[in-house]
């Protein structure tokens, strides 16, 4: 210089006006709870409008997938059921996050994936091909034996699984021995289970057994470990109207019927039909005081597993200890508009110096933390691979 790998950060600045939220402050105005005072008025709290300072969206505020804190349900124990993880070993409040380690793919290589626990517990499901895809089996092929044939060979019940075909997979491999042929039959080496040793997985090392038997567990299923449920619309508290319950005084013409509360029927007088009269409907309620409940309002609500910096202990994730700083809190939901320079990109002119048009991504808090996972114009640092050239 080119191509690439991993990690980290930034996500316009600056000023000026007008707006909006929150707080804080006030010798400005109004309102009002209480206190003092015969009264004017004063005092102190509080709201509301006015002045001023101060602060005011994210690296994902997003998916709402996991993990907690917090609150309420029977302090939630047990049993089934049901989700979730799944190599080992550390971090953490936890975690399915991360760190380190192993083992396996993949890449020349920085590296970069991985659902990586059990098919030697059952159960199922395995196209085509191929005797057979699982209680195993035998097409071809090799062998002795029987029987025929002169013989090369037919034929028959039998023995193999070495060879060969079939397929993605086919009963562990190579090698001696052994056998009619063969075959863990036996034997060495390698595989493979089991125990023991080294935190641990692996690897290795030593013992031991001829040795389970093809594949699948993001097929049922077993094994180990974790999970009680709902969620800031949680929940606490104040606390109008208007309805409706609960008491209490008061009041209820006339009959009937009950002790009674009261229930029935009838309308005289009263509502009520725009005023009258007739018809027509209603005709027992009126204060007060309690208690739950909605409407609105007040908490929770932002101080935290918080940031930054130094030091130390760990390879690391992190942990521990000194110091510092206080940083958004709406609720028909603020956090915004313009303007001006300055920076960024592109593209036009111009020899330049420069100057002209235009762009700027993804998205927006809502109880709060800690991952992950999606998006996302532009930039910018480190660290490493690998190729070519020069010295």
């Nucleotide at each position: 210089c080119a191509a690439g790998u991993c990690g980290g950060c930034c996500g316009g600045g600056u000023g000026a006006u007008c707006g909006c939220u929150g707080u804080c402050c006030u010798u400005g105005g109004c309102g009002u709870c209480g206190g003092c005072g015969c009264a004017a008025g004063c005092c102190c709290g509080c709201g509301c409008c006015g002045g001023g300072g101060c602060a005011g969206a994210g690296g994902a505020a997003a998916g709402u997938c996991c993990g907690g804190g917090c609150u309420c349900c029977g302090c939630a124990g047990g049993a089934c059921g049901g989700g979730a993880u799944g190599c080992c070993a550390g971090g953490u409040a936890a975690c399915g996050c991360c760190u380190g380690g192993g083992g396996g793919g993949c890449g020349a290589g920085a590296g970069c994936c991985c659902a990586c626990g059990g098919a030697a517990a059952g159960u199922g499901c395995c196209a085509c091909a191929g005797a057979a895809a699982a209680u195993a089996u035998a097409c071809c092929g090799c062998c002795a034996c029987g029987c025929g044939g002169c013989a090369a060979c037919g034929c028959g019940g039998g023995g193999u699984a070495a060879g060969g075909g079939u397929g993605a997979a086919a009963u562990g491999g190579u090698g001696c021995g052994g056998u009619a042929a063969g075959a863990g039959c036996g034997c060495a080496c390698c595989g493979c289970g089991c125990c023991g040793g080294c935190c641990a997985a692996c690897a290795c090392c030593g013992g031991u057994g001829g040795c389970a038997g093809g594949g699948u567990a993001a097929a049922c299923c077993c094994c180990a470990u974790c999970c009680g449920g709902a969620g800031c619309a949680a929940g606490a508290c104040c606390a109008a109207a208007u309805a409706g319950g609960g008491a209490a005084a008061c009041g209820u013409g006339c009959c009937g019927c009950g002790c009674g509360a009261g229930c029935g029927g009838u309308g005289a007088a009263g509502c009520g039909u725009g005023g009258u009269c007739c018809g027509c409907g209603c005709c027992a309620g009126u204060u007060u005081c309690c208690g739950g409940g909605u409407a609105g309002g007040u908490c929770g609500c932002u101080u935290c597993a918080g940031g930054c910096g130094c030091g130390u202990g760990g390879c690391g994730a992190c942990g521990c200890g000194c110091g510092u700083c206080g940083c958004a809190g709406a609720u028909g939901a603020a956090u915004g508009a313009u303007c001006a320079c300055c920076g960024c990109c592109g593209u036009c002119c111009g020899c330049a110096a420069g100057g002209g048009c235009g762009g700027a991504a993804c998205a927006g808090a809502a109880c709060c933390c800690g991952g992950c996972u999606u998006a996302c114009a532009g930039g910018c640092c480190g660290a490493c691979u690998u190729g070519c050239c020069u010295c």
Bacterial RNase P class A from a Gammaproteobacteria bacterium, 391 nucleotides, folded computationally.
The gene name in the source record is rnpB.
It matches the Rfam family "Bacterial RNase P class A". It is annotated as a ribozyme.
The sequence is in RNAcentral, with records from ENA.